[in-house]
Description: Small-subunit ribosomal RNA, central domain from Methanoculleus chikugoensis, 354 nucleotides, folded computationally. Rfam family: Archaeal small subunit ribosomal RNA. For this family Rfam cites "Crystal structure of the ribosome at 5.5 A resolution" (Yusupov et al., Science, 2001). Its mean pLDDT, the model's own confidence on a scale to 100, is 88.

Context: one part of a larger RNA
RNA sequence: UUGGGCUUAAAGCGUUCGUAGCUGGGUUAUUAAGUCUCUUGGGAAAUCCGGCGGCUCAACCGUCGGGCGUCUAAGGGAUACUGGUAAUCUUGGAACCGGGAGAGGUGAGGGGUACUUCGGGGGUAGGAGUGAAAUCCUGUAAUCCUCGAGGGACCACCUGUGGCGAAGGCGCCUCACCAGAACGGCUUCGACAGUGAGGGACGAAAGCUGGGGGAGCAAACCGGAUUAGAUACCCGGGUAGUCCCAGCCGUAAACUAUGUGCGUUAGGUGUAUCGACGACCACGAGUCGUCGAGGUGCCGAAGGGAAACCGUGAAACGUACCGCCUGGGAAGUACGGUCGCAAGGCUGAAACUU
Numbered sequence: 001u002u003g004g005g006c007u008u009a010a011a012g013c014g015u016u017c018g019u020a021g022c023u024g025g026g027u028u029a030u031u032a033a034g035u036c037u038c039u040u041g042g043g044a045a046a047u048c049c050g051g052c053g054g055c056u057c058a059a060c061c062g063u064c065g066g067g068c069g070u071c072u073a074a075g076g077g078a079u080a081c082u083g084g085u086a087a088u089c090u091u092g093g094a095a096c097c098g099g100g101a102g103a104g105g106u107g108a109g110g111g112g113u114a115c116u117u118c119g120g121g122g123g124u125a126g127g128a129g130u131g132a133a134a135u136c137c138u139g140u141a142a143u144c145c146u147c148g149a150g151g152g153a154c155c156a157c158c159u160g161u162g163g164c165g166a167a168g169g170c171g172c173c174u175c176a177c178c179a180g181a182a183c184g185g186c187u188u189c190g191a192c193a194g195u196g197a198g199g200g201a202c203g204a205a206a207g208c209u210g211g212g213g214g215a216g217c218a219a220a221c222c223g224g225a226u227u228a229g230a231u232a233c234c235c236g237g238g239u240a241g242u243c244c245c246a247g248c249c250g251u252a253a254a255c256u257a258u259g260u261g262c263g264u265u266a267g268g269u270g271u272a273u274c275g276a277c278g279a280c281c282a283c284g285a286g287u288c289g290u291c292g293a294g295g296u297g298c299c300g301a302a303g304g305g306a307a308a309c310c311g312u313g314a315a316a317c318g319u320a321c322c323g324c325c326u327g328g329g330a331a332g333u334a335c336g337g338u339c340g341c342a343a344g345g346c347u348g349a350a351a352c353u354u
Stems, first nucleotide, its partner, number of pairs: 004325003007308002012322001014202004021195003025089007033082002035078008048066007092192001093189003096185003104178007111155002115151008126137002163170002207248006216242002221237004259321006267299005273293008303310002327354003336347004
């Protein structure tokens, strides 16, 4: 390489958009490029197989025929499938309309408790902390009670294997703007699609640059303890940072450790959304029941799996396309390239060893 694989053994890019490429719904006609078939030509010789012949035989050699030469050119034909062209269809896809659901995004405004600081009043000897202590705060009046002012961060209950989002992620209230999905439709277009090498965009936390802000928390750091030691766990402090604006970084157990799309294959039971029908009714955007759709959980037939387990949201059965794996270590290292202000990211070996 062929093959075999990728939840947990090595292996699904963090996610998405999309270029090339690959793949692609139903019907009709046409073409005949792919495909199939026939004829003719080319497809060296030697080698190989068979017949005959020549060395006394044989090996060997000659001659005739076949085969090999996996292929190719021209011409004639076939038309199921693939391709091209023309037309058409509506199931895939898209658009539009309708009433609903939602912590979806961006911006602005408003609010709430707690905390902390400061000021006024009351009040007096402790407070804080721990396994026990101490460091620490406090007679310049703390802790505590009360009134007021300022500040920054956060958003209890509701809260739910509830919802939304491509993923990261999203939770006080109101408004404006933007976006997506589901359901329903007797609407429109008519294959416009799927995937996607490169490429673009987004991308938690930490980190970086400049400027603000700084209540609480808190790497580093300083003390107190513990201990044989204690560069820790516990305690008292505390700076970056955490917050905002602008710009970088581009990584995570970025996890469902499960790529995306489509089709097929028993059910049962919750839950949330939309719709249809029925019953009840306090007539409400109401309650209950059945059914349909598309989400999200649990349990399970067949089937799969090394097992754990998966099981219509598949890890079953098929299909299209992409990514990735090939013993462990050396190593996600070195070198080179490229991106970055840097930290570092991406790409990514070998010797050697086992």